[in-house]
Context: one part of a larger RNA
C1' cells in the first nucleotide's frame, strides 16, 4: 500500500404521517354595545404554547346532549372534583385589566394626569372630532379592520422594436379613495337591414377576423348564432291643491305594527294623490274587488350537539401478540374508511338505513291600514314629456374605432312630438329604428381568510418558509430577511440489586419477540480503528 473481517462514524434508503398542495361544494363581513391586533397578568409546583381576564387554567349563570370518569399540550408529585350527573360536546348570557379607530387632556407603545355628576364607598356614569336632525344643551350617524376578489382617481420603468424618439411594455407594477358578500353593469335617443331582435352580466363561437400600426415591432373588437341565468320598477312634468309627514305625552293593543286625542314642528322655493312610453294628463263609455304592514303566544317545516343501527371474537396450528393458515358458520339497503400487539364484512368505532332536536328563520295563525281604486274600448281640440343639454369648432388624453370610440378643457350653442337622436366620412331627400340630458334593481359571472369533502398530488433536501414553543431562533440601525429540527417499544415493562469509576461509562444481572436503551425503527456510501492475510523497500 492492497484485500477481507469485525466495529466506529455518518444518516442515505425503505416503511410510516396529527402536515401541506390542488380541485369541488358550502358559506361569506367585523367595529364606539369599543373591533382586528397586541401588552401585561392568570396554574399548588408554571419557562413556552394553548385557554382565560382582577368572577382570570373557571367556585358567575342558564338550556340541551351524554356517561363514568376528570383535573390542556404534559408522561411526575401533592391536593381536589364527579351518579345531588362531573370532565366532554352543542347553544345562550355575565365578566372581559392596559394599549389600540382610541374618543376627557397629554405622551408613545401598552404610561402620566384632570374636571363634572353620583354613591356609605377609590360606587357608578359622563367629558374627542366631523356631519345630520335640531335648540331639549338632546338624539342619530361616521371614523378602524378584512386573504383575495370589485369600482373609481393618479400612474412608471426595465423590456421589445435586434439602436431610438411615435409605438411597445401598460392603463401593467405601484400609490390613493371607497364598497360588498360579491362589486360593477342594467331595462334602448340599442342593434339590425327591407327580415327582424328586444335590459344587464358571464361562457362558447365569431377571430387572431374587421380595424389600428415609424402599416415596423406589435396590437385587436363587435353584431348574428349557441349556452348559463332571467325581472322589472320608481321619479320630474301635465291635473288636483295640504287631502301629507315627523317628534313628544296619554289611552287601546302581544307589539318598536297600527290607531284616537292633545301639544310642538316640517311643508305653497309644494307634503300628499294621480302619472311615467303598451306615452301620459284630459274627455266619453264600460267593468271589478284588491293591495300593503306587523306578528307576542300557539301550530307546522327546517336545523346543533346527539340516538338506534345486522352478523364468530367457534375449533386446531404458528407466533411475543392472530386480524394469518386450515376447518366449520353467519350478516348484507351495511364488503366506504379508521382502530385494535401481523392482513378483521361479523372485536371497537363507523358505514347503508332510520330517528330525535333548542334558538333563529320560513309558512300558517292572529292584529291592522289604504283608496273611488282597478280593467277594457274609443277620442286627439288643448296641455306635458329632464338645457348651458344635444349639436358644432378647437386642443389634449384614450380606444380596434380608421375623417367614422369614449372622456375632458376652452369657445359657441338648438328644437319641443308637425319635434329630436341613430343607422361606422360629410351634405340633401326618403326609409328603418329609438326617445338623451333623473333614479333604483335579484340571478347567472370574480375571490377564498373560513367550513366540509375528494385526489392515476407530495411523503420530511419532497409537500406551504413552517408535519415540533415558525414568521420562531438568528441576522440587519432600519425597511426587511429568515432557518434547522419527525419516528424507542404491544406496553415504560425507561435497566431493581451488586462491583469499578470524580464523572461519562463499563462488568455482572434484570425487562422485552428483539436492546430497539432514549444522540433510541431500518441503518447505504464517503471517512475511520483494530485484527488477519498478501505484496514491496531498507536493514539484519
Nucleotide at each position: 500500500c492492497c484485500a477481507u473481517u469485525u466495529g466506529g462514524u455518518g444518516g442515505a434508503u425503505u416503511g410510516c404521517u396529527c402536515g401541506g398542495c390542488u380541485c369541488g361544494a358550502g358559506a361569506g363581513c367585523u367595529g364606539a354595545a369599543g373591533a382586528a391586533g397586541g401588552u401585561c397578568g392568570u396554574g399548588c409546583c408554571a419557562a413556552g404554547c394553548a385557554g382565560c381576564g382582577a368572577u382570570a387554567u373557571u367556585u358567575c349563570u342558564c338550556c340541551g346532549u351524554g356517561u363514568a370518569g376528570g383535573c390542556g399540550c404534559a408522561a411526575g408529585g401533592a391536593a381536589c372534583c364527579g351518579u345531588u350527573g362531573a370532565u366532554a360536546c352543542g347553544g345562550a348570557g355575565a365578566u372581559a385589566a392596559c394599549c389600540u379607530a382610541a374618543u376627557g387632556g397629554g405622551a408613545c407603545a401598552u404610561c402620566c394626569u384632570a374636571c363634572c355628576u353620583u354613591u356609605u364607598a377609590u360606587u357608578a356614569g359622563g367629558u374627542a372630532c366631523u356631519c345630520c336632525c335640531u335648540u331639549a344643551u338632546g338624539g342619530g350617524a361616521g371614523a378602524a379592520g378584512g386573504a383575495a376578489c370589485c369600482u373609481g382617481c393618479c400612474g412608471a420603468a426595465u423590456u421589445g422594436a435586434a439602436a431610438c424618439a411615435u409605438c411597445u411594455g401598460a392603463g401593467u407594477a405601484g400609490g390613493c379613495a371607497g364598497a360588498g358578500g360579491a362589486a360593477a353593469a342594467g331595462a334602448a335617443a340599442u342593434c339590425a337591414a327591407u327580415a327582424g331582435a328586444g335590459a344587464u352580466u358571464g361562457g362558447g363561437u365569431u377571430a387572431g377576423u374587421a380595424a389600428a400600426g415609424g402599416c415596423g415591432a406589435u396590437c385587436g373588437a363587435a353584431a348574428c348564432c349557441c349556452c348559463a341565468a332571467c325581472a322589472g320598477g320608481g321619479c320630474a312634468a301635465a291635473c288636483c291643491g295640504a287631502a301629507u309627514c315627523c317628534u313628544u305625552a296619554u289611552g287601546c293593543g302581544a307589539a318598536g305594527a297600527g290607531u284616537a286625542u292633545a301639544a310642538g314642528g316640517a311643508g305653497a322655493u309644494g307634503u300628499g294623490g294621480a302619472g311615467u312610453u303598451u306615452g301620459g294628463a284630459c274627455c266619453u263609455a264600460u267593468u271589478u274587488a284588491c293591495u300593503c304592514c306587523c306578528u307576542a303566544a300557539c301550530u307546522a317545516u327546517c336545523u346543533a350537539a346527539c340516538u338506534c343501527g345486522a352478523a364468530g371474537u367457534c375449533c386446531u396450528c404458528u407466533g411475543g401478540a392472530a386480524c394469518g393458515a386450515g376447518g366449520c358458520g353467519c350478516c348484507a339497503u351495511a364488503g366506504a374508511g379508521g382502530g385494535u400487539g401481523a392482513u378483521a364484512g361479523c372485536c371497537c368505532u363507523g358505514u347503508a338505513g332510520a330517528g330525535a332536536u333548542a334558538a333563529a328563520a320560513u309558512a300558517g295563525u292572529g292584529g291592522g291600514a289604504g283608496a273611488u281604486u282597478u280593467u277594457u274600448a274609443g277620442g286627439u281640440a288643448u296641455c306635458c314629456a329632464g338645457a348651458g343639454u344635444a349639436g358644432c369648432g378647437u386642443g389634449c388624453g384614450u380606444u380596434g374605432g380608421a375623417u367614422a370610440u369614449c372622456g375632458c378643457g376652452c369657445g359657441u350653442g338648438a328644437a319641443u312630438a308637425u319635434g329630436g337622436g341613430a343607422g361606422a366620412c360629410a351634405u340633401a331627400a326618403a326609409c328603418u329604428u329609438c326617445c338623451a340630458a333623473c333614479c333604483c334593481u335579484a340571478a347567472a359571472c370574480a375571490c377564498u381568510a373560513c367550513u366540509c369533502g375528494a385526489g392515476a398530488c407530495c411523503g420530511a433536501u419532497a409537500g406551504c418558509g413552517u408535519a415540533g414553543u415558525a414568521g420562531u431562533a438568528g441576522c440587519g440601525u432600519g425597511a426587511g430577511u429568515g432557518a434547522a429540527a419527525g419516528u424507542u417499544g404491544c406496553a415504560a415493562a425507561g435497566u431493581a440489586c451488586c462491583c469499578c469509576u470524580u464523572g461519562c461509562g463499563g462488568g455482572a444481572g434484570g425487562u422485552g419477540c428483539a436492546a430497539a436503551g432514549a444522540g433510541c425503527a431500518u441503518g447505504a456510501a464517503a471517512c475511520u480503528a483494530a485484527a488477519u492475510g498478501g505484496u514491496u523497500a531498507c536493514a539484519g